[in-house]
RNA sequence: GCGCCCUUAGUUUAGUGGCAAAACAAUGGUCUCCAAAACCUUUGAUGAGGGUUCGAUUCCUUCAGGGCGCGCCA
Numbered sequence: 001g002c003g004c005c006c007u008u009a010g011u012u013u014a015g016u017g018g019c020a021a022a023a024c025a026a027u028g029g030u031c032u033c034c035a036a037a038a039c040c041u042u043u044g045a046u047g048a049g050g051g052u053u054c055g056a057u058u059c060c061u062u063c064a065g066g067g068c069g070c071g072c073c074a
Stems, first nucleotide, its partner, number of pairs: 001070007010024004018054001026042001028040003047063005
């Protein structure tokens, strides 16, 4: 340099062109003498920009970051 793949909550992952889901974590509560466990509740996310579309997290594109493979120079 070229090609392919990935980027979603604090973390790990789902998901679909039409209300973004779960687990863990965190907050508050129930329980308890206290705590743990358990149960209930709440908070919180689509890497940045542009395009297509009535509507984009999803499709296209540029950039950024990361991974894999190949190539070039030394």